[in-house]
Molecule: transfer RNA
Organism: Candidatus Berkelbacteria bacterium
RNA sequence: GGGGAUAUAGCUCAGUUGGUAGAGCGCAUCAUUCGCAUUGAUGAGGCCGUGGGUUCGAAUCCCGCUAUCUCCA
Numbered sequence: 001g002g003g004g005a006u007a008u009a010g011c012u013c014a015g016u017u018g019g020u021a022g023a024g025c026g027c028a029u030c031a032u033u034c035g036c037a038u039u040g041a042u043g044a045g046g047c048c049g050u051g052g053g054u055u056c057g058a059a060u061c062c063c064g065c066u067a068u069c070u071c072c073a
Stems, first nucleotide, its partner, number of pairs: 001072007010025004019056001027043005049065005
């Protein structure tokens, strides 16, 4: 220098071919316990790396940039 992949909640990830985002673990509160753990219930927490474009509508399609991983030289 060129090709490819990834970027979504604190962490690990899903999101069915575009229709206002979910799971597990973790966290908070309550119940259970003498207390802890376990278990159960409820809840908080992300406008999806970033800037544009297409569209009535974008996490999803297109382009640039950034970061990480990887292959070739």